The RNA shown here (Bacterial RNase P class A) has 334 nucleotides and comes from an SAR86 cluster bacterium. Its mean pLDDT, the model's own confidence on a scale to 100, is 76. It matches the Rfam family "Bacterial RNase P class A". Rfam's curators write: Ribonuclease P (RNase P) is a ubiquitous endoribonuclease, found in archaea, bacteria and eukarya as well as chloroplasts and mitochondria. By type it is a ribozyme.
RNA sequence: GGAGUUGACCAGAUAAUCGCUCUUUUUAGAGAGGAAAGUCCGGGCUCCAAAGUGCAAGAAGCCAGGUAAUACCUGGGAGGUGUGAACCUACGGAAAGUGCAACAGAAAAUAAACCGCCUAAUUACUUUAGGUAAGGGUGAAAAGGUGUGGUAAGAGCACACCGCUGAGAUGGUAACAUCUUUGGCAUUGCAAACCCCUUCUGGAGCAAGACCAAAUAGAGGUUCUAUAGUGUGCUCUCACUGAACCUGGGUAGGUUGCUUGAGUUUUGUGGUGACACAGAACCUAGAUGAAUGAUUAUCCUAGACAGAACCCGGCUUAUAGGUCAGCUCAACCC
Repeated sequence: GGAGUUGACCAGAUAAUCGCUCUUUUUAGAGAGGAAAGUCCGGGCUCCAAAGUGCAAGAAGCCAGGUAAUACCUGGGAGGUGUGAACCUACGGAAAGUGCAACAGAAAAUAAACCGCCUAAUUACUUUAGGUAAGGGUGAAAAGGUGUGGUAAGAGCACACCGCUGAGAUGGUAACAUCUUUGGCAUUGCAAACCCCUUCUGGAGCAAGACCAAAUAGAGGUUCUAUAGUGUGCUCUCACUGAACCUGGGUAGGUUGCUUGAGUUUUGUGGUGACACAGAACCUAGAUGAAUGAUUAUCCUAGACAGAACCCGGCUUAUAGGUCAGCUCAACCC
């Protein structure tokens, strides 16, 4: 110098003039993002509602921590990819049960004989009968794997090692790891198939809700009627006392919720880390047919993806260009 990998930051800038919204002591100050997108999660907040039991339904799924909480984040374990730095995970259970595996193949789990090997019949060919599952073929997967012995030929048939089941010891909070021992042994894959096991979960949503104003047809009908009705999945308790539904008519403007927050920046301490605790400083859009735009000049990296609508924490997707730092690798030169 190159290639790779991990983490973080910026997101045109400066000045002037005119214009828009909010706040204010009317001096002045502030004014779209790293994803504001998707609406996929989790909550705060509001209401049902003052609370509970069980079921259904849904979600998660290796272990331990973090957080307000999560399907998020951090660390570890196991499996896998890569020379490596690193990265990925469809990570509880397949002796509880049911189900599926097209085609190919002899046969797809109570599963096997197509080729082959061995024996016998005269047996060199052919045919028939018996034995076999080591070799070959098919397939994603074929009755654990490698080696040795044994056999008519073979086979855990036997043995050694590995794998697997059970038991124990040590280390670890645990997932797990290592060691000892027992048993020839349950023999494919799929649970992101139904299912089983463990844990968790009310519902609706700022168009929630509250207040002021306005308006009328306090109209009409149906059902149940206290052993009833209603209470945001259902049942039961509990609470309340009439309730629910349909048709038709009238009004619909304003205020609030609405921005000080599980807030930001920084320092110290603790922790491998996510983070926690303490101190200091700061206030950073609140529109409502919807505000931040236009012009001029200069600079340069020549500007991509793209606009808040109650708020926050995540995940996912889109993205021109630039900057910084760590680590890995091969080649060459000194």